[in-house]
Context: one part of a larger RNA
Molecule: small-subunit ribosomal RNA, central domain
Organism: Lachnospiraceae bacterium
RNA sequence: CUGGGUGUAAAGGGAGCGCAGGUGGUAUGGCAAGUCAGAAGUGAAAACCCGAGGCUCAACCACGGGAUUGCUUUUGAAACUGUUAAACUAGAGUGCAGGAGGGGCAGGCGGAAUUCCUGGUGUAGCGGUGAAAUGCGUAGAUAUCAGGAGGAACACCGGUGGCGAAGGCGGCCUGCUGGACUGUAACUGACACUGAGGCUCGAAAGCGUGGGGAGCAAACAGGAUUAGAUACCCUGGUAGUCCACGCUGUAAACGAUGAAUACUAGGUGUCGGGUAGCAAAGCUACUCGGUGCCGUCGCAAACGCAGUAAGUAUUCCACCUGGGGAGUACGUUCGCAAGAAUGAAACUC
Numbered sequence: 001c002u003g004g005g006u007g008u009a010a011a012g013g014g015a016g017c018g019c020a021g022g023u024g025g026u027a028u029g030g031c032a033a034g035u036c037a038g039a040a041g042u043g044a045a046a047a048c049c050c051g052a053g054g055c056u057c058a059a060c061c062a063c064g065g066g067a068u069u070g071c072u073u074u075u076g077a078a079a080c081u082g083u084u085a086a087a088c089u090a091g092a093g094u095g096c097a098g099g100a101g102g103g104g105c106a107g108g109c110g111g112a113a114u115u116c117c118u119g120g121u122g123u124a125g126c127g128g129u130g131a132a133a134u135g136c137g138u139a140g141a142u143a144u145c146a147g148g149a150g151g152a153a154c155a156c157c158g159g160u161g162g163c164g165a166a167g168g169c170g171g172c173c174u175g176c177u178g179g180a181c182u183g184u185a186a187c188u189g190a191c192a193c194u195g196a197g198g199c200u201c202g203a204a205a206g207c208g209u210g211g212g213g214a215g216c217a218a219a220c221a222g223g224a225u226u227a228g229a230u231a232c233c234c235u236g237g238u239a240g241u242c243c244a245c246g247c248u249g250u251a252a253a254c255g256a257u258g259a260a261u262a263c264u265a266g267g268u269g270u271c272g273g274g275u276a277g278c279a280a281a282g283c284u285a286c287u288c289g290g291u292g293c294c295g296u297c298g299c300a301a302a303c304g305c306a307g308u309a310a311g312u313a314u315u316c317c318a319c320c321u322g323g324g325g326a327g328u329a330c331g332u333u334c335g336c337a338a339g340a341a342u343g344a345a346a347c348u349c
Stems, first nucleotide, its partner, number of pairs: 003321004007303002012317001014201004021194003025088002028085004033081002035077008048066004053061002091191001092188003095184004103177007110154001115149007125136002162169002206247006215241002220236004258316006266294013298305002322349003331342004
């Protein structure tokens, strides 16, 4: 390389959009590049294979045939691939009619709670723990009532429930805006699938500039515990957490399961629609799309998966090829940095 693989053994890119490329629905005609068939030329000789022969045999030698799987020319075939012409509607998309949703962005509003401030009542404790202490408090704390300030997060509803490509998204209202779903079948007529590079998005932490800072809380300080305790527990507490703009580009970014299409027993929940029936607040049957559980065939090393496949097939991409060394070194690209991406070898078992 071929092959075999990628839920858990090594292996699915974090996710999407998409240029090139690869692959591609139904039916008809043309062409004949691929494809198939015939013929001709060539494919040196020797070697090789088969047959028969010559050295007494053999090695060896000579003869005939084959092979030389290829290339060129030419004559045909037209199923398949391709190409071209003109069509189709089952894929895909548009239109129209609907309902669902924490999808996104911006603005406004609300209540509970914590903290702080001011004032009232009130007096000796509060707080914290396994037990304590540090800490706070007679300069009046804790508790309680009233008022005010400010920031962050939205109890109940809330649900293996919803939406989103993933990351993710949850108080209420308004505006702008993306997608999906159902029904219809008016329109386009294969416009599709995948997608190396590329571009965009991408939790938390971190970085830059400027704000903000209630609570929480790396670092840090103190008190405990302990043989020690650079921890677990306690009292404090700064970055940070929040906002705006920019950067970073990584996660057990997980369903550890790439995307698309088709097919392959059933049963039972739930969410959003539709159709029909029934004495119709509802139930039943069917159906489309999601989201769960169980399970047959099949698959699997087993665990398990099982119409949301890890089954049966096809297309395209990514990735793996013993452990360590090592996601390291070097080089390169990107980044303000932290670092990220790409990514070896010696050696060793």